[in-house]
Context: one part of a larger RNA
Molecule: small-subunit ribosomal RNA, 3' major domain
Organism: uncultured prokaryote
RNA sequence: UGACGGGGGCCCGCACAAGCGGUGGAGCAUGUGGUUUAAUUCGACGCAACGCGCAGAACCUUACCUGGGCUUGACAUCUGGGGAACCUCCUGGAAACAGGAGGGUGUCCCUUCGGGGACGGUUAUAGAGGUGCUGCAUGGCUGUCGUCAGCUCGUGUCGUGAGAUGUUGGGUUAAGUCCCGCAACGAGCGCAACCCCUGUCCUUAGUUGCCAUCAGUUCGGCUGGGCACUCUAAGGAGACUGCCGGCGCCAAGCCGGAGGAAGGUGGGGACGACGUCAAGUCCUCAUGGCCCUUAUGUCCGGGGCUACACACGUGCUACAAUGGCCGGUACAAAGCGCAGCAAACCCGCGAGGGAGAGCCAAUCGCAAAAAGCCGACCUCAGUACGGAUUGCAGUCUGCAACUCGACUGCAUGAAGUCGGAAUCGCUAGUAAUCGUUGAUCAGCAGGCAACGGUGAAUACGUUCCCGGGCCUUGUAC
Numbered sequence: 001u002g003a004c005g006g007g008g009g010c011c012c013g014c015a016c017a018a019g020c021g022g023u024g025g026a027g028c029a030u031g032u033g034g035u036u037u038a039a040u041u042c043g044a045c046g047c048a049a050c051g052c053g054c055a056g057a058a059c060c061u062u063a064c065c066u067g068g069g070c071u072u073g074a075c076a077u078c079u080g081g082g083g084a085a086c087c088u089c090c091u092g093g094a095a096a097c098a099g100g101a102g103g104g105u106g107u108c109c110c111u112u113c114g115g116g117g118a119c120g121g122u123u124a125u126a127g128a129g130g131u132g133c134u135g136c137a138u139g140g141c142u143g144u145c146g147u148c149a150g151c152u153c154g155u156g157u158c159g160u161g162a163g164a165u166g167u168u169g170g171g172u173u174a175a176g177u178c179c180c181g182c183a184a185c186g187a188g189c190g191c192a193a194c195c196c197c198u199g200u201c202c203u204u205a206g207u208u209g210c211c212a213u214c215a216g217u218u219c220g221g222c223u224g225g226g227c228a229c230u231c232u233a234a235g236g237a238g239a240c241u242g243c244c245g246g247c248g249c250c251a252a253g254c255c256g257g258a259g260g261a262a263g264g265u266g267g268g269g270a271c272g273a274c275g276u277c278a279a280g281u282c283c284u285c286a287u288g289g290c291c292c293u294u295a296u297g298u299c300c301g302g303g304g305c306u307a308c309a310c311a312c313g314u315g316c317u318a319c320a321a322u323g324g325c326c327g328g329u330a331c332a333a334a335g336c337g338c339a340g341c342a343a344a345c346c347c348g349c350g351a352g353g354g355a356g357a358g359c360c361a362a363u364c365g366c367a368a369a370a371a372g373c374c375g376a377c378c379u380c381a382g383u384a385c386g387g388a389u390u391g392c393a394g395u396c397u398g399c400a401a402c403u404c405g406a407c408u409g410c411a412u413g414a415a416g417u418c419g420g421a422a423u424c425g426c427u428a429g430u431a432a433u434c435g436u437u438g439a440u441c442a443g444c445a446g447g448c449a450a451c452g453g454u455g456a457a458u459a460c461g462u463u464c465c466c467g468g469g470c471c472u473u474g475u476a477c
Base pairs, nucleotide, nucleotide: 002477003475004474005473007472008471009470010469011468012467013466015462016461019426020425021424022423023422026317027316028315029314030313031312032311033310034308035307042053043052064303065302066301067300068299069298070297077126079124080122083119086103087102088101089100090099091098092097108117109116110115129292130291132290133289134288138286139285140281141280142279143277145275150189151188152187153186154185155184156165157164158163169180170179171178195269196268197267198266200237201236202235203234204233205232206231209227214224215223216222240263243257244256245255246254247253319419323378324377326375327374328373329372335366336365337364340359341358345354346353347352385416390411391410392409393408394407395406396405432454433453434452435451436450437449438448
C1' cells in the first nucleotide's frame, strides 16, 4: 500500500422483510453424473457447467465404433510427358471402389495459328491433410464481479523511502452527481448526455384508413369521390427543477404545488472503466511448439451419439368446479412467403388429399388468435379431472421412418387429491395467466428469440442472511 476480521460508522441492491406464483412429491420432455456398450464422439463443473456449444443427430451432419476401400490422396500451388471435356454400357460389390468395352472428337476462353489456359487422367517431388495434444505458449471472442462507482495520470507539495496528497472532510445524488471547504491545481478512462424503441402534438405525404361529408350500392370501403380522422414513415416541437411556495450555509439540492400527454435520469434498449478469476474456448476462426504421414489423413455401407438399476439440474402437463366439455360470438401485435405462402370449391370423422384464384405482397396468402363473453350439460367422484402407457388402423416429409420422425382416428386408460428438509423468480403494464409469430429446418420445438391480450398483491422497515461501495480501526498475512 493492500487483503482479511464471527471490529466500528455511513450507504445501496427482490439482499432480507411484506406479498404473489413456483421448484423439491407424480407422469413425461430435455441436459448432466453414473453405469452399460464395439462405440454410447468431444467440450462446459459453485455462483458464472447441467433445454449450455446444438437456431433442429433417421442417412448426411459426425468428430465415435465396426467392416470394406484409397494412397500426391476429398482440397491448394508448382514441374514433366500424354489426353478435349463429356456421355453410354458391362462384370464384381452393400456402397465406396476395382476391372473392362464403346461413343465423341475438337471448341469453353486467348491466339503471333506454333500453341497456351480451363477441364479430366498419370508419374515423381516439393508439399497437402489432421475436430490429433497443449486455452498453463497465444490472438480474437465471451462469461463474471457489475451499470457496481469506481480506476488512474501530469505538475506541484509532503515523506530518507515504499508512498501520501489530489480521490480525504461537511452536505447532496442513481452516480468520484453536483456544491462548499481544503497544498493542491488540472486532466484522462468510467457516470451522465449524444444513438434506437415507446408515450403527446404539429408539418409533409396518400392504391392502408374513413360513411367523417356527398352520390350509387348485388350492402362488403364494394364503386365514384375525398385525405378530415386512424395508420404508415420522414422531419420538427416538447421536460429544463424552467415557474411558484417551503426547507437548506445566500450553495448543490430536497419536499410540496401549478401547468402539462409526460415530470424531476418519464418507461425500455444498445452501451460494460482499470482490472479479477493462469475463468471459458486450439472442436467457429487464426496461430507458436509437439505429434501422425499406405495413417491420428481420406472415401463408403451399417451401427452409435436415442443405451438404463439409479442420482441431480431445467422445463411441460396435471392433480380439477375461479374447472372440464359442447354450441354460438368478439377483440391483437409482431412476423414470414417464389425450389415459397396458398384462398374459394370438392373428398375424408381427422391428420390430410385433389384442384389451383391471387400474391415478389400496407394490395394476395399463412390466419383460427386464445384466454374473454352468451347459452346448455357435468356436481365432488380417481370422476365427463388427468392424460402416461399400450394395441390396431392411417396421414405427411424424405432414396429410406426397424434401430430412431412428427401428426391423425378408434380403443386402452397409469401415477397424480397441491408435494419433507430445503429452495427460486418477481416492485407495474411487472408477477401470474392466454394465445401468436420467427430463426434453425425436407421432416421434427414441451427449448430458444420475439409479439401482443387479460392483468394483480405487497414494501412497516434495514436488526438479521447474501453481495457490493466509502471512511476508519486491529493484524506484518